Transfer RNA from Candidatus Magasanikbacteria bacterium CG_4_10_14_0_2_um_filter_33_14, 74 nucleotides, folded computationally. Rfam family: tRNA. Rfam's curators write: Transfer RNA (tRNA) molecules are approximately 80 nucleotides in length. Rfam classes the family as a transfer RNA.

[in-house]
RNA sequence: GGGCCGUUAGCUCAGUUGGCUAGAGUGCUUCCAUGGCAUGGAAGAAGUCGCUGGUUCGAAUCCAGUACGGUCCA
Numbered sequence: 001g002g003g004c005c006g007u008u009a010g011c012u013c014a015g016u017u018g019g020c021u022a023g024a025g026u027g028c029u030u031c032c033a034u035g036g037c038a039u040g041g042a043a044g045a046a047g048u049c050g051c052u053g054g055u056u057c058g059a060a061u062c063c064a065g066u067a068c069g070g071u072c073c074a
Base pairs, nucleotide, nucleotide: 001073002072003071004070005069006068007067010026011025012024013023019057028044029043030042031041032040033039050066051065052064053063054062
């Protein structure tokens, strides 16, 4: 320098033949049960979907560029 893959909640990840309000587990907060802890139950908060731009009525999803990480080639 080139090819491919990945980047979504604090963490680990799903969701990509474009369509309504973006999800799960875990963690976190509050409440209930207990004398307390563990544990169980209920409710809740938390995301500009790496960034910028483009296409479209509409983009996490398509296209271009770019950043970071992984891997292979040179």
It was read from a public genome assembly.